Bacterial RNase P class A from a Vampirovibrionales bacterium, 372 nucleotides, folded computationally. The coordinates come from a structure-prediction model, not an experiment, and the mean pLDDT is 77. The sequence was found by an Rfam model in a public genome assembly. It matches the Rfam family "Bacterial RNase P class A". By type it is a ribozyme.

RNA sequence: CGAGUUGGACAGACGGUCGCGGAUGGUAUGACCUAUCAUCUGAGGAAAGUCCGGGCUCCACAGGGCAUGUCGCCGGGUAACGCCCGGUGUGGGUGACCACGAGGAUAGUGCCACAGAAAUAAACCGCCGAUGGCUGGAUGGGAGUAAUCUCAAAAAGCACAGGCAAGGGUGCAACGGUGGAGUAAGAGCCCACCAGCAGGGUCGAGAGGCUCUGGCUAGGUAAACCCCGACAGCGUGCAAGGCACUGGAGGCUGUGUUUAAUCACAAAGGCGGCCCGCCUGCUUCCGAUAAGACCGCUAGAGCUUAUUGGAGACAAUAAGUCGAGACAGAUGACCGUCCCCGACAGAACCCGGCUUAUGGCCAACUCGUUCU
Numbered sequence: 001c002g003a004g005u006u007g008g009a010c011a012g013a014c015g016g017u018c019g020c021g022g023a024u025g026g027u028a029u030g031a032c033c034u035a036u037c038a039u040c041u042g043a044g045g046a047a048a049g050u051c052c053g054g055g056c057u058c059c060a061c062a063g064g065g066c067a068u069g070u071c072g073c074c075g076g077g078u079a080a081c082g083c084c085c086g087g088u089g090u091g092g093g094u095g096a097c098c099a100c101g102a103g104g105a106u107a108g109u110g111c112c113a114c115a116g117a118a119a120u121a122a123a124c125c126g127c128c129g130a131u132g133g134c135u136g137g138a139u140g141g142g143a144g145u146a147a148u149c150u151c152a153a154a155a156a157g158c159a160c161a162g163g164c165a166a167g168g169g170u171g172c173a174a175c176g177g178u179g180g181a182g183u184a185a186g187a188g189c190c191c192a193c194c195a196g197c198a199g200g201g202u203c204g205a206g207a208g209g210c211u212c213u214g215g216c217u218a219g220g221u222a223a224a225c226c227c228c229g230a231c232a233g234c235g236u237g238c239a240a241g242g243c244a245c246u247g248g249a250g251g252c253u254g255u256g257u258u259u260a261a262u263c264a265c266a267a268a269g270g271c272g273g274c275c276c277g278c279c280u281g282c283u284u285c286c287g288a289u290a291a292g293a294c295c296g297c298u299a300g301a302g303c304u305u306a307u308u309g310g311a312g313a314c315a316a317u318a319a320g321u322c323g324a325g326a327c328a329g330a331u332g333a334c335c336g337u338c339c340c341c342g343a344c345a346g347a348a349c350c351c352g353g354c355u356u357a358u359g360g361c362c363a364a365c366u367c368g369u370u371c372u
Stems, first nucleotide, its partner, number of pairs: 001368008010359001012338007020042009044344001048355002051353005056237001058235001059233001063276004068232005073087005088102001089100004103227002108225002110221003124168002126164003131161002133158003139152005176194005195217001197214007241295002243292001247286006254265003268280004302321008
C1' cells in the first nucleotide's frame, strides 16, 4: 500500500423567524369547552418484515387424555424463546474466521429415477493360463528287412470348463482407502499406516478427547413417514377490552313451581380440533352529549453511570434520570454559518430477540506485495 475477517459508536450540526402535537402553570372565568401567554418536550437502529418469545386483554373458574405443532450435541444466561454466551463435533477457508439440517437407520415402513453387469447384488470391457480340456508334435521307447505301425510326450498356441472383482467403464454413491508382500492372475489372504465399527483403560461436570486391543468392515437417506425426549391454551388481539341510575319496556326453548326467568331440572349456549370434565341463562330497544373531547395510553422484566462477581452472555448493589402518546393521524417552510456533503428510511398497547435495507467513521486481527 492492497485484499479480507470481526467488533464498536454515529445517523448532519448550530443560530434566527413563522407554523404544528403533548404536559404543566397563569389569564379570560365560579366550572367545562374554547382562546391566549410562559416553560419543558416531540420518531429508529432498524420504527421495516410480522418470523419467534412474553407482559397485558377477553373467553374463563380451571383440569385430564388423544390429536397437532415446535425444538433436538453439552453446560450456562434470560420473564421466556426457535434467542444470546461459552464449549464439543462436523464441514468450508492459506488464514483471521464462518456455517450447522448436530437424538435414533439394531422398533418398524418407505425411497435411492436414469445410466450401469450390478444399488443388500453381480460381470459389460477386461485380466489369468496354475488345474481339467482342445490344437501341436521337439524328442524318446517298442515292433518290423523295409514301407510303416504303436506308446509316451516337451516347447509354443487356443481360451471351452474354470479362476478374479485388483484395472477400465456407468453413476451422487459400487462388498473401506493408500502402499507393500504374496499369487497363474487376484482379493484384508497377510503386513504397515489411515478411516469406520466393537470392546478395555484414562482425562473431562458433560458433549467428547487421548490411548490400547480386535475380527477385518454389504451403503446412504429421518428438512421421508416414524420412534424417543422437552415444551405448548397451535385460542384472541388495543378496530383487544373497560366505563355512567341494584332505571324502564320487551323477545327466546319445554316440564313443574311462583304474583313474576321467581326457583329447580332439561334443552340451548360456551370452554382451541375431538373426548371426558367444567361453567352459564342469552339477547333487543329507550334514557346524562349513550360510546365520548373518557379509560386502556405509556414509570417500564426502563435508561445512564460507577463498583463488585463472572472467560462471557449477564447478575447484584449504589447514585442519577423520566426523552411522543397521535386518532384522517403531529416536528414543516424560509434565511445564515460550518463540513464528515448526510444513506436506508416515520411510532399507533408495550417490551426481549431474529431477519432484511443502508451511508460514511473508528479499532483489532489475517493474508499478499514493496521498502528499510